Description:
The RNA shown here (transfer RNA) has 76 nucleotides and comes from Armatimonadetes bacterium CG2_30_59_28.

[in-house]
RNA sequence: GGGGCGCUAGCUCAACUGGCAGAGCAUCGGACUCCAAAUCCGGAGGUUGGGGGUUCAAGUCCUCCGCGCCCCGCCA
Numbered sequence: 001g002g003g004g005c006g007c008u009a010g011c012u013c014a015a016c017u018g019g020c021a022g023a024g025c026a027u028c029g030g031a032c033u034c035c036a037a038a039u040c041c042g043g044a045g046g047u048u049g050g051g052g053g054u055u056c057a058a059g060u061c062c063u064c065c066g067c068g069c070c071c072c073g074c075c076a
Stems, first nucleotide, its partner, number of pairs: 001072007010025004019056001027043005049065005
């Protein structure tokens, strides 16, 4: 330098063909308990890596950039 995959909640990951962004764990509140754990109920939590574009509508399509991993090549 070329190619491929990935980036979504604090963490690990979903989201068929473009059509209301979700789960588990963690966290907060409550129930239960003498207390705590476990269990159960409920809540909060997101510029979907960043910019631009297409579209009635973008996590998803196009484009530029950043970061990570893998493969190939070049120089020494």
The source organism's lineage runs through Bacteria, Bacillati and Armatimonadota.
It matches the Rfam family "tRNA".